A computed fold for a 73-nucleotide RNA from a Spirochaetota bacterium, annotated as transfer RNA. The prediction has a mean pLDDT of 80. Rfam family: tRNA. Rfam classes the family as a transfer RNA. The sequence is in RNAcentral, with records from ENA.

RNA sequence: GAGGCGUUAGCUCAGUCGGUAGAGCAACUGCCUUUUAAGUAGUGGGUCCCGGGUUCAAGUCCCGGACGCCUCA
Numbered sequence: 001g002a003g004g005c006g007u008u009a010g011c012u013c014a015g016u017c018g019g020u021a022g023a024g025c026a027a028c029u030g031c032c033u034u035u036u037a038a039g040u041a042g043u044g045g046g047u048c049c050c051g052g053g054u055u056c057a058a059g060u061c062c063c064g065g066a067c068g069c070c071u072c073a
Base pairs, nucleotide, nucleotide: 001072002071003070004069005068006067007066010025011024012023013022019056027043028042029041030040031039049065050064051063052062053061
């Protein structure tokens, strides 16, 4: 220098053909228990890496940028 992949909740990750963003774990609350743990019911938590474009509508498509990993030179 060229190419590919990735970036979504505190963590690990889904998210189909563009149509109101989810799971598990964690946290918090209730129940249970002498207490803790375990079990069980529930609750909260998001600038979808950043900027722009297309569209009635973008996590998803297009352009530019940032960061990480890989390959080639």